[in-house]
Record summary: The prediction has a mean pLDDT of 89. The RNA shown here (c-di-GMP-I-GGC riboswitch aptamer) has 75 nucleotides and comes from a Clostridia bacterium.
RNA sequence: UCCGAUAAGGGCAAACUCCGAGUAAUCGGAGGACGCAAAGCCACGGGGCCGAUUUGGCUAGCCGGGUUGCCGAAG
Numbered sequence: 001u002c003c004g005a006u007a008a009g010g011g012c013a014a015a016c017u018c019c020g021a022g023u024a025a026u027c028g029g030a031g032g033a034c035g036c037a038a039a040g041c042c043a044c045g046g047g048g049c050c051g052a053u054u055u056g057g058c059u060a061g062c063c064g065g066g067u068u069g070c071c072g073a074a075g
Stems, first nucleotide, its partner, number of pairs: 002075001003072002011036002016031006034061001040067003044064003047059004
């Protein structure tokens, strides 16, 4: 460095509910855990969704890619 354990310490938080923002997709906060070794971050490519048909927006927990990071078994 690759890799990912019946390891250790932890981390994040789906659906749903309440409050708020937004035309909407969706997002934020609180609760709550389906899960996740990057379910940290980036909209670069593809896909999907919303809006407008004035080249816009959302989704990173859809796939790929980039980048950063905890730990150290076996290989």